[in-house]
RNA sequence: CGCCGAAUGCUCCUGCCGGAGCAACGGGGGACCCACAGGGGGCAUUGCCCCCGGGGCGAAUCGCGGGCAGCCCCUCCCGGGGGAUGCCCGGACGGGGACUUUCAACCCCGAGCCCGUCAGCUAACCCCGCAGGCUGGUUGGAA
Numbered sequence: 001c002g003c004c005g006a007a008u009g010c011u012c013c014u015g016c017c018g019g020a021g022c023a024a025c026g027g028g029g030g031a032c033c034c035a036c037a038g039g040g041g042g043c044a045u046u047g048c049c050c051c052c053g054g055g056g057c058g059a060a061u062c063g064c065g066g067g068c069a070g071c072c073c074c075u076c077c078c079g080g081g082g083g084a085u086g087c088c089c090g091g092a093c094g095g096g097g098a099c100u101u102u103c104a105a106c107c108c109c110g111a112g113c114c115c116g117u118c119a120g121c122u123a124a125c126c127c128c129g130c131a132g133g134c135u136g137g138u139u140g141g142a143a
């Protein structure tokens, strides 16, 4: 100079650490109306029983396919069935890469954190954030 990200700019106070406010940007809660009325398994099947809480920020998801590993439960038992979890490979899908959009190629990411039994949407209204990390100088066509 730039990159990811909402995370930047300005004003005031303070000896310093630090504090307060405004704007831009970002997030959450919160009516009518609308939506929803959980999922999985077992059985003697229209009923009963057993197991599993739910939600938010963020691209950071899907047991979708295959393999490996141990754990728990049931059982007519050395057969079998079910539940959740971790790891590896692949796929689908999502996100990023020096003005913007679009097409294509190439290179990367798919983490982490929070609330605490509680929250669908949601006008008015209320509350909160404004960090942290980093060196990849991506390439080409069209507008």
Stems, first nucleotide, its partner, number of pairs: 002134003008023006025129005034120001038052006053118001054115004061092002064090006071083004093110005100143006
Description
The RNA shown here (c-di-AMP riboswitch aptamer (ydaO/yuaA leader)) has 143 nucleotides and comes from a soil metagenome. The sequence is in RNAcentral, with records from MGnify.